[in-house]
RNA sequence: GCGCUCGUAGCUCAGCCUGGAUUAGAGCAUCUCCGUCCUAAGGAGAGGGUCGUAGGUUCAAAUCCUAUCGAGCGCG
Repeated sequence: GCGCUCGUAGCUCAGCCUGGAUUAGAGCAUCUCCGUCCUAAGGAGAGGGUCGUAGGUUCAAAUCCUAUCGAGCGCG
């Protein structure tokens, strides 16, 4: 230099191929409450995201297209 894969909540991930609207979800973690003599187990609830970044297409983009940044792998 070229190619491929990955990037979504504090962490681990789903959703992407096949666009569909209101609110982008799950588990763990955090916080509040219940629970208990106090903890714990268990239960209920809450907060947390400009989907790596920037453009484009479209009525509509996490999803399609382009560029770019970062990580990993391969080739030269």